[in-house]
RNA sequence: GCCGAGGUAGCUCAGUUGGUAGAGCAUUUGACUGAAAAUCAAAGGGUCUGCAGUUCAAGUCUGCACCUCGGCA
Numbered sequence: 001g002c003c004g005a006g007g008u009a010g011c012u013c014a015g016u017u018g019g020u021a022g023a024g025c026a027u028u029u030g031a032c033u034g035a036a037a038a039u040c041a042a043a044g045g046g047u048c049u050g051c052a053g054u055u056c057a058a059g060u061c062u063g064c065a066c067c068u069c070g071g072c073a
Stems, first nucleotide, its partner, number of pairs: 001072007010025004019056001027043005049065005
């Protein structure tokens, strides 16, 4: 330099044909316990890497840039 995959909650990841963003773990609170662990219930936590474009509407489609991983040279 070229090609491909990816960037979404603190972490690991889902998100279908474009239609108001979710799970597990972690955290906090409550229940249970003599106390703790485990278990159960609830809560908080995001403007989806950035900037444009298309659209009534974009995490999703298009372009460019940045970052990570893999392949070729």